[in-house]
RNA sequence: GGAGUCGGCCGGGCAAUCGCUGUCGCGCAAGCGGUGGAGGAAAGUCCGGGCUCCGCAGGGCAGAGUGCCAGGUAACGCCUGGGCGGCGCGAGCCGACGGAAAGUGCAACAGAGAACAGACCGCCGAACGCCUUUGCUUCGCCGUAAGGCAGGGCAGAGGGCGUGGUAAGGGUGAAACGGUGCGGUAAGAGCGCACCGCGCGACCGGCAACGGGAGCGGCACGGCAAACCCCACUUGGAGCAAGACCAAAUAGGGAAGGUGUGCACCUUCGGGUGUACGACGCGUGGCCCGCGUGCCUUCCGGGUAGGUUGCUUGAGCGUGACGGUGACGUCGCGCCUAGAGGAAUGAUUGCCGCAGGCACGCAAGUGCCUGCACAGAACCCGGCUUACAGGCCGACUCCCCAU
Numbered sequence: 001g002g003a004g005u006c007g008g009c010c011g012g013g014c015a016a017u018c019g020c021u022g023u024c025g026c027g028c029a030a031g032c033g034g035u036g037g038a039g040g041a042a043a044g045u046c047c048g049g050g051c052u053c054c055g056c057a058g059g060g061c062a063g064a065g066u067g068c069c070a071g072g073u074a075a076c077g078c079c080u081g082g083g084c085g086g087c088g089c090g091a092g093c094c095g096a097c098g099g100a101a102a103g104u105g106c107a108a109c110a111g112a113g114a115a116c117a118g119a120c121c122g123c124c125g126a127a128c129g130c131c132u133u134u135g136c137u138u139c140g141c142c143g144u145a146a147g148g149c150a151g152g153g154c155a156g157a158g159g160g161c162g163u164g165g166u167a168a169g170g171g172u173g174a175a176a177c178g179g180u181g182c183g184g185u186a187a188g189a190g191c192g193c194a195c196c197g198c199g200c201g202a203c204c205g206g207c208a209a210c211g212g213g214a215g216c217g218g219c220a221c222g223g224c225a226a227a228c229c230c231c232a233c234u235u236g237g238a239g240c241a242a243g244a245c246c247a248a249a250u251a252g253g254g255a256a257g258g259u260g261u262g263c264a265c266c267u268u269c270g271g272g273u274g275u276a277c278g279a280c281g282c283g284u285g286g287c288c289c290g291c292g293u294g295c296c297u298u299c300c301g302g303g304u305a306g307g308u309u310g311c312u313u314g315a316g317c318g319u320g321a322c323g324g325u326g327a328c329g330u331c332g333c334g335c336c337u338a339g340a341g342g343a344a345u346g347a348u349u350g351c352c353g354c355a356g357g358c359a360c361g362c363a364a365g366u367g368c369c370u371g372c373a374c375a376g377a378a379c380c381c382g383g384c385u386u387a388c389a390g391g392c393c394g395a396c397u398c399c400c401c402a403u
Base pairs, nucleotide, nucleotide: 001399002398003397004396005395006394007393008392009391010390012352013351014350015349016348017347018346020037021036022035023034024033025032026031039374043385044384046383047382048381049380050379051239052238053237054236058288059287061285063235064234065233066232067231068082069081070080071079072078083097084095085094086093087092098230099229103228104227105224106223120170121169122166123165124164127163128162129161130160131159132158133156134155135154136153137152138151140149141148142147178196179195180194181193182192183191197219198217199216200215203212204211205210243309244308245307246306253300254299255298256297257296258295259294260277261276262275263274264273265272266271279293280292281291282290283289316335317334318333319332320331321330322329323328353372354371355370356369357368358367359366360365
C1' cells in the first nucleotide's frame, strides 16, 4: 500500500414562523403558558413470553415443536462457551448434530450384480471327461530289410471344448460388500501375514459431549430418517377485534312443524310433573370425564353496536464496582424518554453536517449547483430474519514493497 474477517456506533442537528397532539398550570369560556411527541429495524407475523378470558383447565390420545454437551434467560427454535463434522492459505464461517443391527420404503438409466448381491469380458483347468499333436513302449498286420499302418499303455507340449473353480484384472455406474504390499494357490480370494482402516476395548483426561488408548478380533450388513418410523424432552385453547365497567333501548317477542326410552306420581285418559338415560351446548381436534340447558328446523318482527377503561413504571434504561472465559448476574447511584383512536408526532425558510459535480487556486482552501438511505408506533417485552445512501471506531488475517 492492497485485499479480507469479526465486533461496535451514527444515520441527521440547530434556529425562526405556522400547524397537530399527550400532560400540567391559569381561565366562565375562547384561549394562554410550561413541558414531552416514530425505529434500528417500528417491517415479516417466524418463535418465546407477560397479560386477559374460557369452570376450579381434569386425564389420556392425536397433532405440533426441538434434537451433540454444559451454561445463560421469565422462556425459546434465542444467546454464550465447548465437542465433533464440513468450507476457507488464514482471521473466520456453516451445521436439519439422537437412532440405519426394531420395522417399512427409496436410489431413474446403465450394469452380471445396488446390501446377507453377483458373472458380461476375462483368468484357471489342479480335480473330471473328450478332441488334436509329439516321443517312448507293447501287440497285430504288411514288408528280405529299412520301415509303414491299426489298436492299447505311459509321458510331455501346444491348442480347443465341456462339467467346474474364481471375483485378484477390465467394464457399467454417483456409488459395487475394505486399501497397499508380501506369501500362498491350478488360477485366485483376509486364504495367511505386516501396516492402515473397521469392531470391541482395560485404563487415563474431561462435569459432559468427546479425546487418548495397552490389548483382543480377519473383520459383521454400504447410503438416504430435510423418507415413513423409533427414542428423549416440551406443549390446554383463543387472543387487545382478548377482556372489564357505565349508559341507553327493545319484544325474556310471535307463528308453524318435529321431539325418543324407562321408572314413579297425578289425571278430565287429551295429557301433566319429577327423575335417569338420550338430545343440544361448553371445556376451541377427538375420546373419557365434568358442567349447563329441554332440544331441533323454517318464517315474521324489534333494539344496540355510544362512552370510559385495558393504554403505558417496564422480566425498563443509563452508569460504577464486584463475580464470571463468556452470555450474564449481584449491589450502589441516577433517569422517566409517544399513547393516538380512522388514527397526532407535520410544513416552509435559513444555517450546519455528509456525499458528488463544476469553477478558481501551487496548496490549504473558497464559491456555486445537486442530492442525503431503508423506512412510520397501535397492549407490552425478549429474540430471529429481511431492507439500508453515506460515514466513524476498534481488533485480527493474508499478499506485496521498503528498512
Model confidence (mean pLDDT): 76 of 100. A computed fold for a 403-nucleotide RNA from Sinimarinibacterium sp. CAU 1509, annotated as Bacterial RNase P class A. Rfam family: Bacterial RNase P class A. The family's RNA type in Rfam is ribozyme. The organism belongs to Sinimarinibacterium, within Bacteria.